[in-house]
The prediction has a mean pLDDT of 80. This is a predicted structure of a 73-nucleotide RNA (transfer RNA) from a Pirellulaceae bacterium.
RNA sequence: GCCCCGUUCGUCUAAUGGUUGAGGACAGCGGAUUUUCGAUCCGCAAAUGGGAGUUCGAUUCUCCCACGGGGUG
Numbered sequence: 001g002c003c004c005c006g007u008u009c010g011u012c013u014a015a016u017g018g019u020u021g022a023g024g025a026c027a028g029c030g031g032a033u034u035u036u037c038g039a040u041c042c043g044c045a046a047a048u049g050g051g052a053g054u055u056c057g058a059u060u061c062u063c064c065c066a067c068g069g070g071g072u073g
Stems, first nucleotide, its partner, number of pairs: 001072007010026004018056001028044005049065005
């Protein structure tokens, strides 16, 4: 340099163009319970890497860029 794959809450992970308000687990925060801690239960907050395009509608399809991984000369 070229080719391929990936990028979603703090972490891990779902969501085949619409029925959902982007869901779940752990972690975090608040509350209940408990003498306290822990455990348990209830609740809360938290994410689609950036930009452009296609579409009535994009996490999903296309292109560019960034970053990460793999292959190759």
The RNAcentral record of the sequence draws on ENA. Its Rfam family is "tRNA". The family's RNA type in Rfam is transfer RNA. The source organism's lineage runs through Bacteria, Pseudomonadati, Planctomycetota, Planctomycetia and Pirellulaceae.